[in-house]
RNA sequence: CGGAAAUAGCGCAGAGGUAGCGCGUCACCUUGCCAAGGUGGAUGUCGCGGGUUCGAAUCCCGUUUUCCG
Numbered sequence: 001c002g003g004a005a006a007u008a009g010c011g012c013a014g015a016g017g018u019a020g021c022g023c024g025u026c027a028c029c030u031u032g033c034c035a036a037g038g039u040g041g042a043u044g045u046c047g048c049g050g051g052u053u054c055g056a057a058u059c060c061c062g063u064u065u066u067c068c069g
Base pairs, nucleotide, nucleotide: 001069002068003067004066005065006064009023010022011021012020017054025041026040027039028038029037047063048062049061050060051059
C1' cells in the first nucleotide's frame, strides 16, 4: 500500500423497511435422581464517528482492531 472481517455469552445469517438462527443460559414439564427430551422466556447503542436517504447492520467517507498478500 491492496484485500477481507468486526452483528446476543460463543459460532454465524441478514445485499435499504426498523435484527434472526444454532449452541449456551434461565424458568417450567417429564424422571426417584442424573442424563436425554419437551414448552416458554431474556438477551444486541450491528467496532467507533460522520454523511446520503422518508428510512441504514446494509450505501459513501474517515477511523480503530484483527487476518491475508

A computed fold for a 69-nucleotide RNA from uncultured Treponema sp., annotated as transfer RNA.
The organism belongs to Treponema, within Bacteria.
Rfam family: tRNA. From the family's description: Transfer RNA (tRNA) molecules are approximately 80 nucleotides in length. The family's RNA type in Rfam is transfer RNA.